About this RNA: The RNA shown here (transfer RNA) has 73 nucleotides and comes from Nephila pilipes. The source organism's lineage runs through Eukaryota, Opisthokonta, Araneomorphae, Orbiculariae and Nephila. Rfam family: tRNA. About the family: Transfer RNA (tRNA) molecules are approximately 80 nucleotides in length. It is annotated as a transfer RNA. The coordinates come from a structure-prediction model, not an experiment, and the mean pLDDT is 82.

RNA sequence: GCUCCCGUGGCCUAAUGGAUAAGGUGUUGGAUUCGGAAUCCAAAGACUGUGGGUUCGAGUCCCAUCAGGAGUG
Numbered sequence: 001g002c003u004c005c006c007g008u009g010g011c012c013u014a015a016u017g018g019a020u021a022a023g024g025u026g027u028u029g030g031a032u033u034c035g036g037a038a039u040c041c042a043a044a045g046a047c048u049g050u051g052g053g054u055u056c057g058a059g060u061c062c063c064a065u066c067a068g069g070a071g072u073g
Stems, first nucleotide, its partner, number of pairs: 001072005007066001010025004018056001027043005049065005
């Protein structure tokens, strides 16, 4: 240089082009307890790496770009 894979809450992982982006864990508050752990309830936290495009509609498709990984000369 070329080819391929990947990027979604703090972390891990879902979401057939169509509902307000779902769940686990963690965090915070509450219940429970003499106090903790465990358990239960509730809440906050993502405009999906970035910028464009296609579409009535994009996390998903296309282009460019950035970061990480693999292969190859």